[in-house]
RNA sequence: GCCCCCAUAGCUCAGUGGAUAGAGCGCAGGCCUCCGGAGCCUGAGACAGCCGUUCGAGUCGGCUUGGGGGUA
Numbered sequence: 001g002c003c004c005c006c007a008u009a010g011c012u013c014a015g016u017g018g019a020u021a022g023a024g025c026g027c028a029g030g031c032c033u034c035c036g037g038a039g040c041c042u043g044a045g046a047c048a049g050c051c052g053u054u055c056g057a058g059u060c061g062g063c064u065u066g067g068g069g070g071u072a
Stems, first nucleotide, its partner, number of pairs: 001071007010025004018055001027043005048064005
C1' cells in the first nucleotide's frame, strides 16, 4: 500500500428497519442494620463523527476517525 473485521453506559455485552435503546458488574442516594463491604428499593449514565436511503436508522449505504487481523 491492498484486503477483511470491529466501534452501543465507567467495564463486559444484548438489541431481526418500528412503542420510552436494555442487562450484569460498577457508581450515587435511600431503606434495613450495632456497623455495612451483605440484602432490598430508586436514580444518573451510551448508539465514534458527518452525509445519504427510508414514512421511520443503533440496525442499510458512502466517507472520515479510532482499534484489531491478514498479505509482501